Predicted 3D model of a 91-nucleotide RNA (c-di-GMP-I riboswitch aptamer) from a Deltaproteobacteria bacterium. RNAcentral holds the sequence, with entries from Ribocentre.

RNA sequence: AACUGAAAAAGGCAAACCAGACCGAUAAGGCUGGGACGCAAAGAUCCAGACCCGAUACUAACUUCUUUGGAAGGGUGGCUGAUCCGCCAGU
Numbered sequence: 001a002a003c004u005g006a007a008a009a010a011g012g013c014a015a016a017c018c019a020g021a022c023c024g025a026u027a028a029g030g031c032u033g034g035g036a037c038g039c040a041a042a043g044a045u046c047c048a049g050a051c052c053c054g055a056u057a058c059u060a061a062c063u064u065c066u067u068u069g070g071a072a073g074g075g076u077g078g079c080u081g082a083u084c085c086g087c088c089a090g091u
Base pairs, nucleotide, nucleotide: 002091003090004089005088012039013038017034018033019032020031022030023029037078043084044083045082047081048080049079050076051075052074053073058069060067061066
């Protein structure tokens, strides 16, 4: 340095859920605290795909309320891939 692994050791992260007079569009979701389902990258990055939201605007329907559609835009790194960094052990 590369590959493999999580048996051992030292550690790390934190799902659901709860709380918040927090952020967001009363969105998806994020943040803080609690809490552990689990995770060998459950560390970082939206580059590719996938999924979620889509207030405003636009389109179609509609007497109105409202509904439908795709898009801009936003989100998920604990959806997958990709890139970068990384502890321990073995080869």
Model confidence (mean pLDDT): 82 of 100. Of the family's consensus pairs, 100% are formed in the model.